Notes:
The RNA shown here (transfer RNA) has 74 nucleotides and comes from a Bdellovibrionales bacterium. Its Rfam family is "tRNA". By type it is a transfer RNA. It was read from a public genome assembly. The coordinates come from a structure-prediction model, not an experiment, and the mean pLDDT is 80.
RNA sequence: GGGCGCAUAGCUCAGUUGGUUAGAGCGCUGCCUUCACACGGCAGAGGUCCGAGGUUCGAGCCCUCGUGCGCCCA
Numbered sequence: 001g002g003g004c005g006c007a008u009a010g011c012u013c014a015g016u017u018g019g020u021u022a023g024a025g026c027g028c029u030g031c032c033u034u035c036a037c038a039c040g041g042c043a044g045a046g047g048u049c050c051g052a053g054g055u056u057c058g059a060g061c062c063c064u065c066g067u068g069c070g071c072c073c074a
Stems, first nucleotide, its partner, number of pairs: 001073007010026004019057001028044005050066005
């Protein structure tokens, strides 16, 4: 220098052919349970989906550029 992949909650990740309100597990908080802890049960908080722009009535999803990480080629 060239090619490919990934970026969504604190962590690991789903999210179909663009369409109703962005989800799961773990973790966190409160309550119940216990002498207490753990386990278990119930409830809850936590996200402008890496950044900028574009297409569209509508973008996490499509396009362009950039950033970061990983792999391959030279």